[in-house]
RNA sequence: GGCUCCGUAGCUCAGCUGAAUAGAGUGUCAGAUUCCGGUUCUGAAGGUCCAGGGUUUGAAUCCCUGCGGAGUCA
Repeated sequence: GGCUCCGUAGCUCAGCUGAAUAGAGUGUCAGAUUCCGGUUCUGAAGGUCCAGGGUUUGAAUCCCUGCGGAGUCA
C1' cells in the first nucleotide's frame, strides 16, 4: 500500500431485512431486606449510536470520504 471486518451507556455486546420512547447484561447511585455487610428485590441516573457529507417523508441501520482498531496479502 491492496482487500475484509469492527467502531452503539463506565465495561462486554445486541439491534444493521430503514419507521415503536435506542436496548440487554454488568457496574454506579437510592430504597427495601439485615444488628452491620453480602446476597436478593425495586427504582433511578447514564448515549451527539467514531466524525463529516449524501439519499429519503424518515438513517444507529443504505451510499461516499476521513479517523481509529483488528485480520489477511504483498